[in-house]
RNA sequence: UGGGCCGGUCGGGGGACCGCUCCGAUGACCCUUCGGGUCUCGGAGAGGAAAGUCCGGACUCCACAGGGCAGGGUGCCUGCUAACGGCAGGUCAGGGAAGCCCCGAUAUUAAGUCGGGGGGGAACCUGAAGGAAAGUGCCACAGAGAACAGACCGCUCCGAUGACCCUUCGGGCAUCGGAGUAAGGGUGAAACGGCGAGGUAAGAGCUCACCGCUCCGAUGGUAACAUCGGAGGCACGGCAAACCCCACCCGGAGCAAGGCCAAAUAGGGGAGCGCUUGAGGGUGGCCCGCCCGAUGCUUCCGGGUAGGCCGCUAGAGGCCCCGGGCGACCGGGGUCCCAGAGAAAUGGUCCCCGCCCCGAUCCCCGCGAGGGGCAUCGGUGGCACAGAAUCCGGCUUAUAGACCGGCCCUGUUU
RNA sequence: GUCUCCGUAGCUCAGCAGGAUAGAGCGUUCGCCUCCUAAGCGAAAGGCCGGCAGUUCGAAUCUGCCCGGAGACGCCA
Numbered sequence: 001u002g003g004g005c006c007g008g009u010c011g012g013g014g015g016a017c018c019g020c021u022c023c024g025a026u027g028a029c030c031c032u033u034c035g036g037g038u039c040u041c042g043g044a045g046a047g048g049a050a051a052g053u054c055c056g057g058a059c060u061c062c063a064c065a066g067g068g069c070a071g072g073g074u075g076c077c078u079g080c081u082a083a084c085g086g087c088a089g090g091u092c093a094g095g096g097a098a099g100c101c102c103c104g105a106u107a108u109u110a111a112g113u114c115g116g117g118g119g120g121g122a123a124c125c126u127g128a129a130g131g132a133a134a135g136u137g138c139c140a141c142a143g144a145g146a147a148c149a150g151a152c153c154g155c156u157c158c159g160a161u162g163a164c165c166c167u168u169c170g171g172g173c174a175u176c177g178g179a180g181u182a183a184g185g186g187u188g189a190a191a192c193g194g195c196g197a198g199g200u201a202a203g204a205g206c207u208c209a210c211c212g213c214u215c216c217g218a219u220g221g222u223a224a225c226a227u228c229g230g231a232g233g234c235a236c237g238g239c240a241a242a243c244c245c246c247a248c249c250c251g252g253a254g255c256a257a258g259g260c261c262a263a264a265u266a267g268g269g270g271a272g273c274g275c276u277u278g279a280g281g282g283u284g285g286c287c288c289g290c291c292c293g294a295u296g297c298u299u300c301c302g303g304g305u306a307g308g309c310c311g312c313u314a315g316a317g318g319c320c321c322c323g324g325g326c327g328a329c330c331g332g333g334g335u336c337c338c339a340g341a342g343a344a345a346u347g348g349u350c351c352c353c354g355c356c357c358c359g360a361u362c363c364c365c366g367c368g369a370g371g372g373g374c375a376u377c378g379g380u381g382g383c384a385c386a387g388a389a390u391c392c393g394g395c396u397u398a399u400a401g402a403c404c405g406g407c408c409c410u411g412u413u414u
Numbered sequence: 415g416u417c418u419c420c421g422u423a424g425c426u427c428a429g430c431a432g433g434a435u436a437g438a439g440c441g442u443u444c445g446c447c448u449c450c451u452a453a454g455c456g457a458a459a460g461g462c463c464g465g466c467a468g469u470u471c472g473a474a475u476c477u478g479c480c481c482g483g484a485g486a487c488g489c490c491a
Base pairs, nucleotide, nucleotide: 002409003408004407005406006405007404008403009402010401012353013352014351015350016349017348018347020045021044022043023042024041025040027039028038029037030036031035047385051396052395054394055393056392057391058390059254060253061252062251066288067287068286069285071250072249073248074247075246076090077089078088079087080086091129092127093126094125095124100118101117102116103115104114105113106112130245131244135243136242137239138238139237152185153184154181155180156179157178158177159176160175161174162173164172165171166170193211194210196208197207198206212234213232214231215230216229217228218227219226220225258310259309260308261307268301269300270299271298272297273296280292281291282290303490304489305488317336318335319334320333321332322331323330324329354383355382356381357379358378359377360376361375362373363372364371365370415487416486417485418484419483420482421481424440425439426438427437433471442458443457444456445455446454464480465479466478467477468476
């Protein structure tokens, strides 16, 4: 200089006025029994995804959760973590630019340029990446043959026929039949190792070299795996996001969990089951076990109430520093308190600034069409995605724009 | 808030242990029949299976993520 990539942070700023939710006050007033209400003053008030509810936990209740089956999930290795389908580091596979080589075009040659192919593999990207030599199943159409396969064309040999050709007892050509052949053509997503040489009537791992594959061993590595050496002539197509097998994990429900108080009534009626040889329950299915269990349970009809308090926000918490680790993360110290409403507050108007867009004027380049710049002025112009609802850790999806940092390759120069 | 289910012609539904032209009924349009209409008979059009990715040779069907829609769930007794 040209080109290719990755990561992080923020996500409008300031001010005035009027409102909303919560908290505090030794404030004022009112109702006044606890307590509550109104006003005043002070303080706090959405996000990186608060979203989808796709995973994982905390918490709560059911037996502090048990055994088996069924069911569901995960799936290279090692680590991190409260846990995970998450994250970090690695392994393997696929993709990935240029330098390089070949071909073509540019009227001819060379350079250059452009296009195509090969090879190559940087930074980096992607991967639901266990098992197909345990079994079952599927592989449409096309094709001769689709799984211990298959002779359609072709190739080769043999035989027969020919009123054909050369004519030397022989050979050629054509047709038919038989046998061999998986090298070539053709079909397909896929054709039973690839490629070269030998070999052969033609062929074929038939034989050999290299590559691939399988098995064994050594070395390195915690491991996945890699490298090297030896042996085997090759046996083993694909699909498991088909059933399945193997390993590991999972009890169920969810803050409308759950606890306390209050209010109200028709604390009612029908049907069924059961009362210790026990119905039923313990929130998805079955069996066992355990616990509860008699003014009992299930179900249908009808009735009442839609109030208050707790759970509720201090937490696997944020920020800074030090130490360990490649890293995810861990340990220690300091400091801060940062929404807690309950049909749901975080809003509205105006001013200034910032960024973007449009129009006009101006400037620069160009013969021109046009392109670029940002200076000035103007605009009822725009400023994304979106919005807590028990709380955390992730994933996924949506997102105008702004800023910062890093990596790799080629060329040139030093 | 929590949980469950669904999406295929205009409407109502089949097809879903993958196989290529996705079917049926009603409706629509055209023709026949009739003096005309209805009924009847015959024919045709109309779909990329809610969207986007992935697995596979191949996806309406299997998997993931989005989009849209529907339903159920309080307490007392």